[in-house]
RNA sequence: GCCGGCGUGGCGGAAUUGGCAGACGCGCCGGACUCAAAAUCCGGUGGUGGCAACAUCGUAUCGGUUCGACCCCGAUCGCCGGUA
Numbered sequence: 001g002c003c004g005g006c007g008u009g010g011c012g013g014a015a016u017u018g019g020c021a022g023a024c025g026c027g028c029c030g031g032a033c034u035c036a037a038a039a040u041c042c043g044g045u046g047g048u049g050g051c052a053a054c055a056u057c058g059u060a061u062c063g064g065u066u067c068g069a070c071c072c073c074g075a076u077c078g079c080c081g082g083u084a
Base pairs, nucleotide, nucleotide: 001083002082003081004080005079006078007077010026011025012024019067027045028044029043030042031041032040046057047056048055049054060076061075062074063073064072
C1' cells in the first nucleotide's frame, strides 16, 4: 500500500432483512436491615438548559439516502487481524 473486522452511558455489553437507543450486569447515589459495617433486599442512575413541568442533544467524526438510520451509502479518524 491492499483486503477484512471493530468503534454504543463511568466500565463490560445488548438492540440489525431500517421502526420506543442504551436491555442485562458491574459501578455509583438514596433507603431497609445492623450497635456499626460487610453481605442481602428495595428504588434511582446518558449529556445540557430549567425551581419544576418540560425542552433539546446523543451510537468514533462529517456528509448522503429515506417518512424514519446504531443499522444502508461515501469520505475521514482510531484500534485489531491478514497479505505483499